[in-house]
Molecule: c-di-GMP-I riboswitch aptamer
Organism: Nitrospirota bacterium
RNA sequence: CUUUGUUCAGAGCAAACUUCCCGAAAGGGGAGGACGCAGAGCAACGGGGCUAACGCCAUCUGGCCAUGCCCGCCGAGCCGCCGAA
Numbered sequence: 001c002u003u004u005g006u007u008c009a010g011a012g013c014a015a016a017c018u019u020c021c022c023g024a025a026a027g028g029g030g031a032g033g034a035c036g037c038a039g040a041g042c043a044a045c046g047g048g049g050c051u052a053a054c055g056c057c058a059u060c061u062g063g064c065c066a067u068g069c070c071c072g073c074c075g076a077g078c079c080g081c082c083g084a085a
Base pairs, nucleotide, nucleotide: 002085003084004083005082012037013036017032018031019030020029021028022027035072041078042077045075046074047073048070049069050068055064056063057062
C1' cells in the first nucleotide's frame, strides 16, 4: 500500500421505549435506556421509502404534488481502529 473480516486488543455507536424541545407532519436534537451494529463513522450522488404545510384540482370528511425528511433500506463516494494474507 492492496485485499479481507470472525477471533484478539483498545475503543466506539445506540433500536424500541420514557421524557423535554423544534417541526404542519414525516422526522430531528438533548437526557435516560440497549435491540443490535465490522464501520449503525461522514455525506442526500443514484435508486427506493415517508410526510403533504404551501400550492393546484374537486363530486368538498377528499385527491395530486417536495422545494421537507429517512444513510440503522440498497448501491456508489470519502475517511478510519485492530487482526490476517